Molecule: transfer RNA
Organism: Candidatus Omnitrophota bacterium
RNA sequence: GCCCCGGUAGCUCAAUGGAUAGAGCCUUUCCUUGACUACGAAAGGGUUGUGGGUUCGAAUCCCACCCGGGGCG
Numbered sequence: 001g002c003c004c005c006g007g008u009a010g011c012u013c014a015a016u017g018g019a020u021a022g023a024g025c026c027u028u029u030c031c032u033u034g035a036c037u038a039c040g041a042a043a044g045g046g047u048u049g050u051g052g053g054u055u056c057g058a059a060u061c062c063c064a065c066c067c068g069g070g071g072c073g
Base pairs, nucleotide, nucleotide: 001072002071003070004069005068006067007066010025011024012023013022018056026044027043028042029041030040049065050064051063052062053061
């Protein structure tokens, strides 16, 4: 330098153009218990890597760039 894969909540990941972006773990409070754990309930939390473009509508499609991993030279 070229090619491929990935970047979404504090962490691990969903969401294959129709939206109020979700799940598990986590944190807090409540419930329960003699107490702790577990179970149950509620809450906390995201400018979907950045900037443009396409579209009535973009996390999703296109372009450039940034970051991480792998391959080739």